[in-house]
RNAcentral holds the sequence, with entries from Greengenes. The RNA shown here (small-subunit ribosomal RNA) has 1493 nucleotides and comes from an uncultured bacterium.
RNA sequence: AGAGUUUGAUCCUGGCUCAGGACGAACGCUUGCGGCGUGCCUAAGAAAUGCAAGUCGAACGGACAUCUUUCUUCGGAGGGGUGUUAGUGGCGAACGGUCGCGUAACACGUAAGCAACCUGCCCGGAAGUGGGGGACAACAGCCCGAAAGGGCUGCUAAUACCGCAUAGGGUCCCUGGAAGGCAUCUUUCAGGGUCCAAAGGAUGGAGCAAUCCAUUCGCUUUCGGAUGGGCUUGCGGCCUAUCAGCUUGUUGGUGGGGUAAUGGCUCACCAAGGCUUUGACGGGUAGCUGGUCUGAGAGGACGAUCAGCCGGAUUGGGACUGAGAUACGGCCCAGACUCCUACGGGGGGCAGCAAUUAGGAAUCUUGCACAAUGGGGGCAACCCUGAUGCAGCGACGCCGCGUGCGGGAUGAAGGCCUUCGGGUCGUAAACCGCUUUUAAGAGGGAAGAAAAAAAUGACGGUACCUCUUGAAUAAGCCCCGGCUAACUACGUGCCAGCAGCCGCGGUAAUACGUAGGGGGCGAGCGUUGUCCGAAGUUACUGGGCGUAAAGCGCGCGUAGGCGGUUUCUUAAGUCUGGUGUGAAAGGGUUCGGGGCUCAACCCGAACAGGGCACUGGAUACUGGGGAACUUGAGUGCGGGAGAGGGAAGCGGAAUUCCUGGUGUAGCGGUGAAAUGCGUAGAUAUCAGGAGGAACACCGAUGGGCGAGGCAGCUUCCUGGCGUGCAACUGACGCUGAGGUGCGAAAGCGUGGGGAGCGAACAGGAUUAGAUACCCUGGUAGUCCACGCCGUAAACGAUGAGUGCUAGGUGUCAGGGGUAUCGACCCCCCUGGUGCCGCAGCUAACGCAAUAAGCACUCCGCCUGGGGAGUACGGCCGCAAGGUUGAAACUCAAAGGAAUUGACGGGGGCCCGCACAAGCGGUGGAGCAUGUGGUUUAAUUCGUCACUAACCGAAGAACCUUACCCAGGCUUGACAUCGCGUGUAAAGUGGUGAAAGCCACUCCUCCCUUCGGGGACACAAAGACAGGUGUUGCAUGGCUGUCGUCAGCUCGUGUCGUGGGAUGUUGGGUUAAGUCCCGCAACGAGCGCAACCCUCACCCCAUGUUGCCAGCGUCAAGUCGGGCACUCUUGGGGAACUGCCCGUGCAAGCGGGAGGAAGGUGGGGAUGACGUCAAGUCGGCAUGGCCCUUACGCCUGGGGCUACACACAUGCUACAAUGGACGCAACAGAGGGUUCCGAGACCGCGAGGUGGAGGCAAUCCCACAAAUACGUCCUCAGUUCGGAUUGCAGGCUGCAACUCGUCUGCAUGAAGCUGGAAUCGCUAGUAACCGCAGGUCAGCUAAACUGCGGUGAAUACGUUCCCGGGCCUUGUACACACCGCCCGUCAAGUCACCUGAAUUGUCUGCACCCGAAGCCGGUGGCCGAACCCGUUUACGGGACGGAGCCGUCGAAGGUGUGGGGAGUAAGGGGGACUAAGUCGUAACAAGGUAGCCG
Repeated sequence: AGAGUUUGAUCCUGGCUCAGGACGAACGCUUGCGGCGUGCCUAAGAAAUGCAAGUCGAACGGACAUCUUUCUUCGGAGGGGUGUUAGUGGCGAACGGUCGCGUAACACGUAAGCAACCUGCCCGGAAGUGGGGGACAACAGCCCGAAAGGGCUGCUAAUACCGCAUAGGGUCCCUGGAAGGCAUCUUUCAGGGUCCAAAGGAUGGAGCAAUCCAUUCGCUUUCGGAUGGGCUUGCGGCCUAUCAGCUUGUUGGUGGGGUAAUGGCUCACCAAGGCUUUGACGGGUAGCUGGUCUGAGAGGACGAUCAGCCGGAUUGGGACUGAGAUACGGCCCAGACUCCUACGGGGGGCAGCAAUUAGGAAUCUUGCACAAUGGGGGCAACCCUGAUGCAGCGACGCCGCGUGCGGGAUGAAGGCCUUCGGGUCGUAAACCGCUUUUAAGAGGGAAGAAAAAAAUGACGGUACCUCUUGAAUAAGCCCCGGCUAACUACGUGCCAGCAGCCGCGGUAAUACGUAGGGGGCGAGCGUUGUCCGAAGUUACUGGGCGUAAAGCGCGCGUAGGCGGUUUCUUAAGUCUGGUGUGAAAGGGUUCGGGGCUCAACCCGAACAGGGCACUGGAUACUGGGGAACUUGAGUGCGGGAGAGGGAAGCGGAAUUCCUGGUGUAGCGGUGAAAUGCGUAGAUAUCAGGAGGAACACCGAUGGGCGAGGCAGCUUCCUGGCGUGCAACUGACGCUGAGGUGCGAAAGCGUGGGGAGCGAACAGGAUUAGAUACCCUGGUAGUCCACGCCGUAAACGAUGAGUGCUAGGUGUCAGGGGUAUCGACCCCCCUGGUGCCGCAGCUAACGCAAUAAGCACUCCGCCUGGGGAGUACGGCCGCAAGGUUGAAACUCAAAGGAAUUGACGGGGGCCCGCACAAGCGGUGGAGCAUGUGGUUUAAUUCGUCACUAACCGAAGAACCUUACCCAGGCUUGACAUCGCGUGUAAAGUGGUGAAAGCCACUCCUCCCUUCGGGGACACAAAGACAGGUGUUGCAUGGCUGUCGUCAGCUCGUGUCGUGGGAUGUUGGGUUAAGUCCCGCAACGAGCGCAACCCUCACCCCAUGUUGCCAGCGUCAAGUCGGGCACUCUUGGGGAACUGCCCGUGCAAGCGGGAGGAAGGUGGGGAUGACGUCAAGUCGGCAUGGCCCUUACGCCUGGGGCUACACACAUGCUACAAUGGACGCAACAGAGGGUUCCGAGACCGCGAGGUGGAGGCAAUCCCACAAAUACGUCCUCAGUUCGGAUUGCAGGCUGCAACUCGUCUGCAUGAAGCUGGAAUCGCUAGUAACCGCAGGUCAGCUAAACUGCGGUGAAUACGUUCCCGGGCCUUGUACACACCGCCCGUCAAGUCACCUGAAUUGUCUGCACCCGAAGCCGGUGGCCGAACCCGUUUACGGGACGGAGCCGUCGAAGGUGUGGGGAGUAAGGGGGACUAAGUCGUAACAAGGUAGCCG
């Protein structure tokens, strides 16, 4: 520091995901040791058991125990000491410990203030501690109660309680003075008045004692300090505006009360204020901080442990005591819960330490000790202390250590892989040597403890040290497709499963599972969750808004923000220095500080620290104040343009309607029609009239307006703008949250108006349908007035303002210069409006002085797609609806620009039997062949649009043959290897359907160095053979097709961020990317063409089997002869737009000549890069998988030949351009020895007999047929047609039943030119005619491959159909239009909204009831201290109390609102879900351009 993921590829935008760090964690697997930390995040749920706050006998009286002493009537009584102690009394219990509920607050943090305060114990100063009085517990007696407890009577002490005295001092009041300050005031001095204290104990000494003295601990008053607290204030730190207004003790004043103290803290009265968009009030959430985690930082998140503050103690309320509490282990009341109960009544509060239970993914021991540190009490000893110190449990975290070290190659065994050679685990192991950390055992053994000494250790016989034994006691977890480090095998077969994202798995999975191997970390490793980072993905640092998300539709303008030039002043911001603070811990760095062996951890020091406060200084900039200026802004004056706005009036053309005339049968409308109108007279035409709406030409790339929007002409009213001048004001400016006004169309309300057009609606068409597009009608509406609505793709998809930054060229308005008769031209300035273009910017497209450039100011807006501009709520509206505006859930993308293709019912250019023009067919019939389907034991398999279907198959009766049935074989029908035996071969018999099995005969191979070898056969066993079994989607090779179409690419250069482009495009031309010209391209390759074969002409050579002009012969080129010609074979020539004319820059094109042939002369071979996972594993080859007495091999028989049907390719026909018969004629190219087979003979014939000749320019197949000539048939299902069937024969073959072919005779079916549709062909072609060949025993060939014969018609032309090429355009396609994709309906799942109602909860208001308690009142009642009076036991008073009354008041109740939550019949849309239904809306002109309102 980045990476993966949108695409065919690219750049960008943008989200999602990953790699890092962290944790009070949890879960899975695993686990040797130690140190230091840390451990209920959930139920502030409940609550067994024990402990957590007591202590003081030196405050007091008693009681008990014990020791001692005195006296004694021996019963006992008194005194003293020691110890324990319930009670009275004092101090403590307000600390310590725990938790985070509540709290959005002066609660916290920070900085200040209190002239408005308190402070027990502690420290310092001053002064005092005199003298009295009356009680109550304990105790005793009686009584009540189950208990808890309580009552009555009686006795008693004090450092308990109460008067009095004294007053250094203090309180309050008054008088006078001084000093100071901060508004009220504060401090201080003097004087007068007033009120206010106290407690004793211990020890020692003296004394008979009372008592006194000393010391010490206490006590009282007061001043000060320290510590701790209280109160006030500035600033700071959560979310929400779908909470916008809140408030009546509210804000302030006066007075009273209250408090330690200020204060509406409280009350009475008065005033009507106070807070708030700088976010009041409300809602939600939350203890705050030091800090912790992360981050480069800024920031973000968090607030466990430790520390500070706050708050709470079962819930709510309340006070008491006290220095301090409104009190965790106190009290009172109320509620809920729980326990005890004798039912009358009582008790309780772990959010202290342990422990329990519940909840939960989850969090420990009912431990030891007060030895240390600290706390309470005490004079002290000491007691108490679950604070604390330790130990225990948990890998929960951090840190450290170990599980050994060295040597050791036949690279062992074994595992795994393998191309079978080997590789790898791997020096790893074994084996040899060494060491002993750790663990185990044994011995020794601390510091922590202390200031005079002694004593004192929970931890702990712990840490640590030494010794002994022995490699001995100790390794796992995750991962290995990319990101991301690490690969193979097997299993599985879209199954099982994996997955953080992309994505893997459908038979060759490095992605699942297992194994081997490897990688990472290591006593841990992974997973999950959460936070920060990556994320510049909320952008202060540090982003954006033309098209990706994003500029408000446009003005005016409030608050706010920002603001021209000069100068003076101030010093708020700003800068700089100093001071204080910023607790400790923590942090980073340093002292390489110190202590545990190191580290973690602990201890010390310096430093740093945002901020806040106080203070000194500076004055450039910003701000405040003063003065001035003119350039910003505005005013004035001159002339100016305009569809700027409002109102009124006027005008002509056109449509429609009405009236009348002329006139007659149609009009109208469409792709074509129909509905409609018209003989009751339409349309057309003429004249007159009515009415409404809109304003042709000018007119524009034009003008004016803020936007919406504005168009006939005239008048009136009125806004803005530009230009020129430079007179005036003197910053008056810019922007603009809220607010307010304007705002197309449609729509709404009321009233008018209504010609045309025209939603809805009706009808006619179209269509599978057509609630559409088209047509005929037609209502709202469109128009006017007034009032609403407030939205648009309200767009330049571009907010407003200011300044700056090359040019060129139009146009509108105004001005100037020059020139002139004249603004005609020319030059210049300002403003508006367009185009082109540089720099620059941009992802690109593009923008470019009218910026999307460079800057500044202000406003608005954006933060992945969908859900959704939806829901709920608020506001607005008559409604329609608008505005504001979420979430759950879901996806791994959604997008922008550009690129290459492909496609288009886009465009341009151009080809092709593509259409057209022609000729002949197919589709109908019968038959043949192939295919589908069906059937079957099997009907073997493959092939499926064109590019399968007379295809593989150039020949299925057996064989072929792969299929079926049956019988057999198992190293096999075939190959290789080793061992043994022997020979092979041939023949015979039995059985059998054959194969096979059984038996027999014959005795015989070649070479030899004589060992043996070769070939062959047999037997057994094994390696292996074999497979037309599977996968053409694992492959090679071959093939089809686009297409014989003219294309497909590369190198270098150039352009572009890139994909890519250029070249290859353009202008011509060609059959052609053929050639020419031009050009940031220049060249090159594969294709085209040519080179090859063949046909056509000529020449040379060659003359047999070929030929025959002339000669001879003759039945015949038969023979002699000859090779001239034809012909054969071989070689060569010829054609190149070469020549001429025209045209053109050229390439070329048109015409012509010559020529056998003329513009590639005809035909063939030849098939670029690639496409279709096209075809073929069954031609062959081949990986993997599968079978192995069978999926192999042999044999007999059957099947591939089936038959209701459907399709494809053909043949023969339907007839007279024909058929039949007779006679006559003319080819080419082939084939032939297991072969062709002549003449001759037999047969009606197929054929037979026979065999000449021929290994073939010699012989044979072999008569070519159509044709010509002649005769018959005369339009008829026929003398057409020949299917079908019967009989009789021939041929081939081991064998013609299933299932061959041919012949003769007989039979004589359908069919009379073939619907929709469809095929071939452009010249020696189509059509018609026959011939040959391959395969082959034969043949179902009517097929295929060739050959010749006869021999046409037509092409205007490129609009249309099909296919193709090039350029261009659009695209939401890229599996590429057989694409993509939308909505309803149906099914399932999920979340959400609404919802009659219902459940519990929070809260406001009103009222009722009203506990405890404080405060206030109070007749009677009660009461020791003080006072008074009588007097010796009472009365009165003061004061206090119970009770009662009153205010307030928790819980509760009633009523009525509000908030949020749960459940819910029903309703609603949404999201998602390989292969459901209906249509085809969008993407191409998407077939009606699309989209917005």